[in-house]
RNA sequence: GGGACCGUGGUCUAACGGAAUGACGUCGGUCUUGCAAACCGAAAGUGAGGGUUCAAUUCCCUCCGGCUCCA
Numbered sequence: 001g002g003g004a005c006c007g008u009g010g011u012c013u014a015a016c017g018g019a020a021u022g023a024c025g026u027c028g029g030u031c032u033u034g035c036a037a038a039c040c041g042a043a044a045g046u047g048a049g050g051g052u053u054c055a056a057u058u059c060c061c062u063c064c065g066g067c068u069c070c071a
Stems, first nucleotide, its partner, number of pairs: 001070003005066003010024003018054001026042005047063005
């Protein structure tokens, strides 16, 4: 330099173009003498910018980052 793949809450992980899923963690509550466990509830997310579309996590372009192959 060229090609392929990936990027979603703090972490991991789903999602035919149509209300963004679950687990762990965090916080609050119930329970307990207290802690843990259990149960209930809450906060927290689509790498950035454009385009297509009534509608984009999804399709297209550019960029950024990671990984990998070739040279």
The RNA shown here (transfer RNA) has 71 nucleotides and comes from a Blastocatellia bacterium. The sequence is in RNAcentral, with records from ENA and MGnify. Rfam family: tRNA. By type it is a transfer RNA. The coordinates come from a structure-prediction model, not an experiment, and the mean pLDDT is 82.